[in-house]
RNA sequence: UUCAAUGGAAACUAGGGUUCCGGUCGUACAAGAAACGACGUCAGGUCCAAGAGCUUCCGGUCUCGUGCUAACGAGACUCCACGGAGGGAAAAAAGCCCGGGAGAU
Numbered sequence: 001u002u003c004a005a006u007g008g009a010a011a012c013u014a015g016g017g018u019u020c021c022g023g024u025c026g027u028a029c030a031a032g033a034a035a036c037g038a039c040g041u042c043a044g045g046u047c048c049a050a051g052a053g054c055u056u057c058c059g060g061u062c063u064c065g066u067g068c069u070a071a072c073g074a075g076a077c078u079c080c081a082c083g084g085a086g087g088g089a090a091a092a093a094a095g096c097c098c099g100g101g102a103g104a105u
Base pairs, nucleotide, nucleotide: 007058008057009056010055012053015048016047020045021044022042023039024038025037026036027035059078060077061076062075063074064073065072066071080100082103086098087097088096
């Protein structure tokens, strides 16, 4: 100076918005219901959701044991990880995706 790898899935959480439900306000009156409209600056349910969050399972590697082989079983390991701007989405937004990207160290 240059290059590569750092597996997969599910559930959940931080976080996220506003289709639907709920909530609040308005039309609006003594009060209430229904309807329509507005509000996510609305601490809720559904929903989205982490490479650098969590848990579990699968997978992978190594060692040991049984076994002719195939295979089965047990144990260990599976590390680390600063990060834009911009763009993408038939609800929308985001720590989602582009992306362990650009860049920094």
Source information: Guanidine-I riboswitch aptamer from Nitrosomonas sp. Nm84, 105 nucleotides, folded computationally. Its mean pLDDT, the model's own confidence on a scale to 100, is 81. NCBI's taxonomy places the organism under Bacteria, Pseudomonadati, Betaproteobacteria, Nitrosomonadaceae, Nitrosomonas. The model forms 100% of the base pairs in the Rfam consensus.